[in-house]
This is a predicted structure of a 74-nucleotide RNA (transfer RNA) from a Gaiellales bacterium.
The organism belongs to Gaiellales, within Bacteria.
RNA sequence: GGCGGGAUAGCUCAGCCCGGUAGAGCACUCGACUGAAAAUCGAGGUGUCCCCGGUUCAAAUCCGGGUCUCGCCA
Numbered sequence: 001g002g003c004g005g006g007a008u009a010g011c012u013c014a015g016c017c018c019g020g021u022a023g024a025g026c027a028c029u030c031g032a033c034u035g036a037a038a039a040u041c042g043a044g045g046u047g048u049c050c051c052c053g054g055u056u057c058a059a060a061u062c063c064g065g066g067u068c069u070c071g072c073c074a
Base pairs, nucleotide, nucleotide: 001073002072003071004070005069006068007067010026011025012024013023020057028044029043030042031041032040050066051065052064053063054062
């Protein structure tokens, strides 16, 4: 330098193809239970969907450009 994958909650990741209320598990906080704690049960989403621009009534999702990262080729 060329090709391909990835970036979404504190962490691991779905959702993206085919636009329409941002989600799961774990973690965390509060409450119940306990002498206290663990476990268990109930409640709570904590987010600039990597960045900029475009299309659209509407973009995490489509289009263009860029950044970072992983792999392959040279």
Record summary: Its Rfam family is "tRNA". Rfam's curators write: Transfer RNA (tRNA) molecules are approximately 80 nucleotides in length. By type it is a transfer RNA. Gene Ontology term of the family: triplet codon-amino acid adaptor activity. Its mean pLDDT, the model's own confidence on a scale to 100, is 82. RNAcentral holds the sequence, with entries from ENA.